[in-house]
The prediction has a mean pLDDT of 88. This is a predicted structure of a 329-nucleotide part of an RNA (large-subunit ribosomal RNA, domain IV) from Salinimicrobium terrae DSM 17865.

Context: one part of a larger RNA
RNA sequence: UCAUGGCUAAGGAACUAGGCAAAAUUGACCUGUAACUUCGGGAGAAAGGUCGCCCUGGGUUAAACCAGGGCCGCAGUGAAAAGGUCCAGGCGACUGUUUAUCAAAAACACAGGACUCUGCUAAAUCGAAAGAUGAUGUAUAGGGUCUGACACCUGCCCGGUGCUGGAAGGUUAAGAGGAGAUGUUAGCUUUUGCGAAGCAUUGAAUUGAAGCCCCAGUAAACGGCGGCCGUAACUAUAACGGUCCUAAGGUAGCGAAAUUCCUUGUCGGGUAAGUUCCGACCUGCACGAAUGGUGCAACGAUCUGGACACUGUCUCAGCCAUGAGCUCG
Numbered sequence: 001u002c003a004u005g006g007c008u009a010a011g012g013a014a015c016u017a018g019g020c021a022a023a024a025u026u027g028a029c030c031u032g033u034a035a036c037u038u039c040g041g042g043a044g045a046a047a048g049g050u051c052g053c054c055c056u057g058g059g060u061u062a063a064a065c066c067a068g069g070g071c072c073g074c075a076g077u078g079a080a081a082a083g084g085u086c087c088a089g090g091c092g093a094c095u096g097u098u099u100a101u102c103a104a105a106a107a108c109a110c111a112g113g114a115c116u117c118u119g120c121u122a123a124a125u126c127g128a129a130a131g132a133u134g135a136u137g138u139a140u141a142g143g144g145u146c147u148g149a150c151a152c153c154u155g156c157c158c159g160g161u162g163c164u165g166g167a168a169g170g171u172u173a174a175g176a177g178g179a180g181a182u183g184u185u186a187g188c189u190u191u192u193g194c195g196a197a198g199c200a201u202u203g204a205a206u207u208g209a210a211g212c213c214c215c216a217g218u219a220a221a222c223g224g225c226g227g228c229c230g231u232a233a234c235u236a237u238a239a240c241g242g243u244c245c246u247a248a249g250g251u252a253g254c255g256a257a258a259u260u261c262c263u264u265g266u267c268g269g270g271u272a273a274g275u276u277c278c279g280a281c282c283u284g285c286a287c288g289a290a291u292g293g294u295g296c297a298a299c300g301a302u303c304u305g306g307a308c309a310c311u312g313u314c315u316c317a318g319c320c321a322u323g324a325g326c327u328c329g
Stems, first nucleotide, its partner, number of pairs: 001324008010315002014313001019310001027051005036041001038149001052071007072076001084308007091300002096108002112147007124133003150295004155225003160222002162218005169213003175207002180202005187194002226244005253287001254284001265281005
C1' cells in the first nucleotide's frame, strides 16, 4: 500500500450522477393502525408497550400460563439467526418470461377485447410425394393479425395502397383459326416469265380466361385528420364573417409530457438557496383515441423527487485484527 473485518469525539448526506456502500430496523405477545380502494385489500401500515431472576397466590397429573410483591446489571428475544419506514409521481394492471457469458426492464407474455379466414378430405403448416400436424377436434372449434386486467370511452376521412364483392364496356396469353405471302416444280411459254397439287417456311382478320382499367363496400385494414385575412364601445382576445384548398380537416380526453426545439417557458409548492420534482397554465417546434385515449386500488431486485430514522458517504481522519505485498532464509 491492497483485501477483509471491527471501533471512533462533535456534526449527521455537508459525500456523490445517485444515501452507492455501510449503519439502522429485525423475534414472540399485547395495544393500535391513515389516505385511498376493484371492499378483497392497503396492513407486519404507521406508532407504542412487555420479555431476566426470586418469592407468594391461582392454574396444571406435572408443565405452560396469569396476578401481586421483591432483586440485580450499562444491557433480560443479554450470544447467533430475524422487515428500515413514510409521502408524491412516471411506466407496466397483476404472478410470470428474457439477451447461458456486460442489459431483468417501461421489453416479451398474460387473462380480457376486436377484426379476419375456415363447413371438414376445413383453413393454416411441414413435405418432392406418400403422408403428418391441425384433431381422434367441428364455428362456444381451429388458424392469422392487432390491442393488452378493470372503469369511462374509442370521433371524422374509402381520394391513395390493400382486402372483399361486381360484371356492361376497354385491354389482354397460350390455344383455336387460317386470308395471304415465300421457297420448291409437273406443266405452259413470246426464253422471259407464269405456275396447279403436294411438301416446307411464315402468317392477317376472327375467337380467347383470370388480371389490370372500371363500379361499389371496407379504417379495432395500411394509413390520413389544413392555410390566409378581417371583426366586440380601453386594451387584449375573437363566439362571428370572408376566402383558398382537401378524401376529411384532430372530436372526447390529456398536455413544457418517457413526447416541448425556443426552455432553467410562466405562476404556485417544497429548500436559506431547486436545469431535477409536484400542482397548474396552453403559445401541442412535433399528444390524441385498440400503431388505443384518459384514469386507476393492488403489485415491482423498475425509474424519478422528497422526508424521518440511521450511520466513517463526508468534514477528516485515527486506531485495532487477520491475510497478501516487501526483506531474509
NCBI's taxonomy places the organism under Bacteria, Bacteroidota, Flavobacteriales, Flavobacteriaceae, Salinimicrobium terrae.